[in-house]
Context: one part of a larger RNA
RNA sequence: UCUUCUUGAAGGAACUCGGCAAAAUCCCUCUGUAACUUCGGGAGAAGGAGGAAAAGGGCAUUGCCCUUUUGGCACUAAAUAGUAGAGAGCGACUGUUUACUUAAAACAUAGGACUUUGCUAAAUUUUUAUUAUGUAUUAAGUCUGACAUCUGCCCGGUGCUAGCUAGCUAAAAGAAAAAACUAUUUUGGUUUUUAUGGAACCUCUAGUAAACGGCGGUUUUAUUCCUGAGAAUCCAAAGGUAGCGAAAUGCCUUGUCCGCUAAUUACGGUCUUGCAUGAAUGGUGUAACGACUCUCUAACUGUCUCCAAGAAGAACUCA
Repeated sequence: UCUUCUUGAAGGAACUCGGCAAAAUCCCUCUGUAACUUCGGGAGAAGGAGGAAAAGGGCAUUGCCCUUUUGGCACUAAAUAGUAGAGAGCGACUGUUUACUUAAAACAUAGGACUUUGCUAAAUUUUUAUUAUGUAUUAAGUCUGACAUCUGCCCGGUGCUAGCUAGCUAAAAGAAAAAACUAUUUUGGUUUUUAUGGAACCUCUAGUAAACGGCGGUUUUAUUCCUGAGAAUCCAAAGGUAGCGAAAUGCCUUGUCCGCUAAUUACGGUCUUGCAUGAAUGGUGUAACGACUCUCUAACUGUCUCCAAGAAGAACUCA
C1' cells in the first nucleotide's frame, strides 16, 4: 500500500452526477393512527409505552396479572428480524424482457374499438394439415391499453369498400372486303392486313379517419395606452375543438411571478408569447402498486471537513 472487518472527538451530506457505500430501523405485547380513496384500502401509516430474575398473592394455570424485592454498563442481553414521511413524472395493477454491459417509462395484460369470416368460412400453409371434432356471444387480423371523463373538424392526396349501362384495353373470336401466292376442268386452297368484338386493372362516380394521415396567412378595428369581441382579404379538403401546457414535448431560456434555501440552471405551484401540445399515432385526471425517474424533510452515520487507531489475510524484507 491492497482486501475484508472493528472503533472514533466536534460537526452531520458540507461528499458526490446522485446519501453510492456505510450507519440507523428491525422481534413480541399493548396503545394509537392523517390526507386521499375505486370504500377493498392507505396501514406494520405515523407516533408512544413495556420486555431480566426471585418471593408472595390472584386467575379461566405449558401461562398471564398485581405487589414487593434483587442483579448487571447493557434484560427481543449472542444470532436471525422494516428506516420513516411529504410532493411530482411515467406506467393502472400481479406478470414478461436484451442467458454474458440496459429490468425500464419498453413488452404483455383485463377492458375498448375497427376490419374480415355463413362454413368446402375467412386467416395460415409447397403438401399434409391447423383453425375445429369449433360455427358470428365463433374464428382471424390490426390499433389502443384498468377505472373515471371524453374522444372535435377534414374523404383533397394514399389506401380500402361499393358502383359503373360510361371511357380505355389484352387474348380468344371475327362478317364483309382488299392484297399476295398457289392449284385446278370448275367450285377452290394458303398467307397477310383489318372493321368489329371483348375481362380485370386503370379512368370515372360515391362511401370510409378507433384506415395511412392532415388540422393557415395578411391587413385593420372599442373616447389615453394596451388588447382585439368584430371587419376585410387571400389560400385550403378542413383550418387544432375540449383539455393540457417552459411539459419525458419550449429553441430563445437559468422565460415571468410565488413557495422551498443564508444562497437553488434543480423541485413544486401559476401564467401562456405552444421554435415544434392535443384527443384510441388516444387527450386529461386518478386510489392502489413500482429493485422505475426527480425534489424535499426527520433519523442516521468516516460520504465528507480530515483523517486516525486496531484485527485478520496479502504485498514487502530476512531466514